Overview: The RNA shown here (c-di-GMP-I riboswitch aptamer) has 103 nucleotides and comes from a Gammaproteobacteria bacterium. It was read from a public genome assembly, where an Rfam model found it. The organism belongs to Gammaproteobacteria, within Bacteria. Model confidence (mean pLDDT): 81 of 100.
[in-house]
RNA sequence: CACAGACAAGGGCAAACUUGCUGCAAGGCGGGGACGCAAAGCCACCGGCCCAUGAGCACCACCCCACGAGCGGGGCAUGGUUCAGGGCAGCGGGGUUACCUGU
Numbered sequence: 001c002a003c004a005g006a007c008a009a010g011g012g013c014a015a016a017c018u019u020g021c022u023g024c025a026a027g028g029c030g031g032g033g034a035c036g037c038a039a040a041g042c043c044a045c046c047g048g049c050c051c052a053u054g055a056g057c058a059c060c061a062c063c064c065c066a067c068g069a070g071c072g073g074g075g076c077a078u079g080g081u082u083c084a085g086g087g088c089a090g091c092g093g094g095g096u097u098a099c100c101u102g103u
């Protein structure tokens, strides 16, 4: 330096849940707590997933207009979708740094 994580040592991190703060939310940070983790250290670059403060678009139902009828025009969200934005590094890939042991 490269690869690997069977054994060992010293240690490290901390899911769910809970609690305080924060955020519209997803989520984040601190305390408690351990399901797990050999990068569960760090980085949103690629894919994926999550959120919905803002903007756009379409629209079921419904409402309004028009109409003899058929047809038509418009409105409309707490739902849908797109964009901007935000988030997840414990979803995968990639990048980057690092302890021990083995070869």
Stems, first nucleotide, its partner, number of pairs: 002103004012037002017032006035090001041096003045093003048088004054083004062075004